This is a predicted structure of a 77-nucleotide RNA (SAH (S-adenosyl-L-homocysteine) riboswitch aptamer) from Actinoallomurus spadix. Rfam family: SAH (S-adenosyl-L-homocysteine) riboswitch aptamer. The literature on the family includes a 2008 paper in Mol Cell by Wang et al., "Riboswitches that sense S-adenosylhomocysteine and activate genes involved in coenzyme recycling". NCBI's taxonomy places the organism under Bacteria, Bacillati, Actinomycetota, Streptosporangiales, Actinoallomurus. The sequence was found by an Rfam model in a public genome assembly.
RNA sequence: CAGGCCGAGAGGCGCUGCAACGGGCUCAUGCCCGCCACGCUCGGCCGCACCGAUGUUCGCAAGGGCGCCUCCCAGUG
Repeated sequence: CAGGCCGAGAGGCGCUGCAACGGGCUCAUGCCCGCCACGCUCGGCCGCACCGAUGUUCGCAAGGGCGCCUCCCAGUG
């Protein structure tokens, strides 16, 4: 750090819907339908690349359309 796997970020319900994805149409551009609010971040592993090298220890959050509910902590009445 491209990508992949796993874990975590308290838990749900409803609504809309961009991208991606699937289907159809179109010369093409695109259009229509479906689905859709973890697609984000952090940590571990695999992997890739670069750099460094003696190891050890410690720590680990911040966000996520709209509405509603539950839960947890603190404070006030």